[in-house]
Context: one part of a larger RNA
C1' cells in the first nucleotide's frame, strides 16, 4: 500500500453555497512531463539464489554466474494522461416566448370560531365524569339577543396534488423578489462535475431585551382514582405558544438510502408543459415528447424483507462515514455560547 462495507446488522454531515485538492466532452498541430523501449554509468562485500568444490555427510567454508526488481544520464517511441496552440457544439451557461405553483420578504384586508365587557328577555341550575367533587352561580351563571373590544388560527377547496436545497411553506389582495418547466436553437464555446476546511440557511424547545396574551397549556394549586398516584380523568392556572431585534444549532433534521453523469424491459395513475390528430370543437378522445410525483413488476441486485429507469442493477468521478457490546457520545484537553448546552473525543476496566 491493495482487498470490505454504509435502506433495516456499525456506518450518508440537517441542508446548500464554494475555496483548496481529485476527477473532466470532441477534433487538429506541437512538446515530451508522466508512460514504454535500447545503451552507458553506478547498484561496495557478506546475505538471498544458481552452480562447481572442501572438511566421512551436513551445518560451515570457497570459487564462479546470476541478482541487486533502484538511481542517474543518454538515444529513440508519441497510443493514452499531462503541457502550449487553434478549432467544434452534444456537457454547461445565456437570450427570445410561454408556463403550473400554499418558494421567499413587507404591507393592508376579511368572514366563523373564541374569550372577555356593556345592555335587553329570563328565573336555577350550569359544568363535568366511568361514577363524581372541586369550581361557576339569586351579587342572576348557563341558554338566548343586539352592540363592543382583543389575540391567535385560517374549515370547506385540500388531492397517494403543488412549491422549495433541506428546515419547511395553505384565507383573500398590493408591492418586492428567487428557483423550476416546455418550445425555438439566437448567443458564449468545456465556461463543468464534486467539495477538505469556510462561509450562509436551520423545526421544536430552550435564552436575552422589548411588546402582546384570546384560546391552549410545562410548572404549580385544588377534585377524583388508587395500598399508594409527585400520573392518566376533571376543575383552575403561570411560564410559553404571537410580534420585532439577537442568541442557541439540535431532532426518528427519516426515503433512517451523499451528490453528478451514463447506460439497462414494461404497465397503471395524478400534476405542468410542446406537437400531432380524426370526429367535432365539448378543448373532450387518441398518439408522440419533455419534466415531475407514486403505485405494481421483467432482468439484475440483496442474508431476508424488499429495491426495481425516482435503484437498493451495471459502471466512472468527488466527498462524507463504519471496525465487537458497555464504558461513551462519557472524561480531559481545546473551541463555541449569556446560559441551557453545542463540535470535537479517548482510556482503565469489564464481557
Nucleotide at each position: 500500500c491493495u482487498g470490505g462495507g454504509c435502506a433495516u446488522a456499525a456506518a450518508g454531515c440537517g441542508c446548500a453555497u464554494g475555496u483548496a485538492g481529485g476527477c473532466g466532452g470532441u477534433c487538429c498541430a506541437c512538446u515530451a512531463a508522466g508512460u514504454c523501449u535500447g545503451g552507458u554509468g553506478u547498484g561496495a562485500a557478506a546475505u538471498c539464489c544458481c552452480u562447481c568444490g572442501g572438511c566421512u555427510c551436513a551445518a560451515c567454508c570457497g570459487g564462479g554466474g546470476a541478482a541487486c526488481u533502484g538511481c542517474a544520464u543518454u538515444g529513440g517511441a508519441u497510443a493514452c494522461u499531462g503541457g502550449u496552440g487553434g478549432g467544434c457544439u452534444u456537457g454547461a451557461g445565456a437570450g427570445u416566448u410561454g408556463u403550473a405553483g400554499g418558494g421567499g420578504u413587507g404591507g393592508a384586508c376579511g368572514g366563523a370560531a373564541c374569550u372577555c365587557c356593556a345592555g335587553g328577555u329570563g328565573g336555577a341550575g350550569c359544568g363535568g365524569u366511568g361514577a363524581a367533587a372541586u369550581g361557576c352561580g339569586u351579587a342572576g351563571a348557563u341558554a338566548u339577543c343586539u352592540g363592543g373590544a382583543g389575540g391567535a388560527a385560517c374549515a370547506c377547496c385540500g388531492g397517494a396534488g403543488g412549491c422549495g436545497a433541506a428546515a419547511g411553506c395553505g384565507g383573500u389582495c398590493c408591492a418586492c423578489u428567487g428557483g423550476g418547466c416546455a418550445a425555438c436553437u439566437u448567443c458564449u464555446g468545456a465556461c463543468g462535475c464534486u467539495g477538505a476546511g469556510a462561509u450562509g440557511c436551520g423545526a421544536a424547545a430552550g435564552c436575552u431585551a422589548g411588546g402582546g396574551u384570546a384560546g391552549c397549556a410545562a410548572a404549580c394549586g385544588g377534585g377524583a382514582u388508587u395500598a399508594g398516584a409527585u400520573a392518566c380523568c376533571c376543575c383552575g392556572g403561570u411560564a410559553g405558544u404571537c410580534c420585532u431585534a439577537g442568541c442557541c444549532g439540535u431532532a426518528a433534521a427519516c426515503g433512517a438510502u451523499g451528490g453528478g453523469c451514463a447506460c439497462u424491459g414494461g404497465g397503471c395513475a395524478g400534476g405542468g408543459g410542446a406537437g400531432g390528430u380524426a370526429c367535432c370543437u365539448a378543448u373532450g378522445u387518441c398518439c408522440u415528447u419533455c419534466c415531475u410525483u407514486g403505485c405494481c413488476g421483467u432482468a439484475g441486485c440483496u442474508a431476508a424483507u424488499g429495491u426495481g429507469u425516482u435503484a437498493a442493477g451495471u459502471g466512472c468521478c468527488c466527498c462524507g462515514c463504519c471496525u465487537g457490546g458497555g464504558g461513551a457520545g462519557u472524561a480531559c484537553g481545546c473551541u463555541c455560547g449569556c446560559a441551557a448546552g453545542g463540535g470535537u473525543a479517548a482510556a482503565a476496566c469489564u464481557c
The part of an RNA shown here (small-subunit ribosomal RNA, central domain) has 351 nucleotides and comes from an uncultured Planctomycetota bacterium. Its mean pLDDT, the model's own confidence on a scale to 100, is 90. It was read from a public genome assembly.